[in-house]
RNA sequence: UUUAGAUACUAGCAAACUCGAGGAAACUCGGGGACGCAAAACCACGGGUCCACUACGGAUAGCCGGGCUGCCAAA
Numbered sequence: 001u002u003u004a005g006a007u008a009c010u011a012g013c014a015a016a017c018u019c020g021a022g023g024a025a026a027c028u029c030g031g032g033g034a035c036g037c038a039a040a041a042c043c044a045c046g047g048g049u050c051c052a053c054u055a056c057g058g059a060u061a062g063c064c065g066g067g068c069u070g071c072c073a074a075a
Stems, first nucleotide, its partner, number of pairs: 002075002005072001012037002017032006035062001042067002045065003048060004
């Protein structure tokens, strides 16, 4: 540097549910909690889905694709 990777090792994230807060809502943030995850880090570019209403609107990256960055051990 490249490749593939959860049998593992080091480290990590955190579903449902729940408490508090924000929001018209979808949903988001913080605490608790773990279903799972080799990118379940980040990006709304394309598709899908959801809210809302007709706007160049909002949400979802843990729906799929794509972009970009990174840890571990192995070859």